[in-house]
Description: This is a predicted structure of an 85-nucleotide RNA (c-di-GMP-I riboswitch aptamer) from Alicyclobacillus sp. SP_1. The coordinates come from a structure-prediction model, not an experiment, and the mean pLDDT is 91. It matches the Rfam family "c-di-GMP-I riboswitch aptamer". From the family's description: GEMM was predicted in a large-scale screen for bacterial structured RNA regulatory elements. The organism belongs to Alicyclobacillus, within Bacteria.

RNA sequence: CGAUGCUCAGGGCAAACCAGUAGAAAUGCUGGGACGCAAAGCCACGGGUCUAAGGACGAAAGUCGAUGACAGCCGGGUUGCCAUG
Numbered sequence: 001c002g003a004u005g006c007u008c009a010g011g012g013c014a015a016a017c018c019a020g021u022a023g024a025a026a027u028g029c030u031g032g033g034a035c036g037c038a039a040a041g042c043c044a045c046g047g048g049u050c051u052a053a054g055g056a057c058g059a060a061a062g063u064c065g066a067u068g069a070c071a072g073c074c075g076g077g078u079u080g081c082c083a084u085g
Base pairs, nucleotide, nucleotide: 003084004083005082012037013036017032018031019030020029021028022027035072041078042077043076045075046074047073048070049069050068055064056063057062
């Protein structure tokens, strides 16, 4: 430097659910809580998924639609702990 995660150390993160809070919602944040995770650190670049306020269409019902989200959906990029060959 690169590969791997059987084993070791210090440990780290935190799903569902509950409470509070922001938001139109998806969802985020804080606290509790642990299903799991070796990048479950970070980045919406490609694909995918969710939402649909404003907007467009419509007589209405409703439909479309991201400039809003998801990194714990899959790739990609980038940084990093320990151990092993």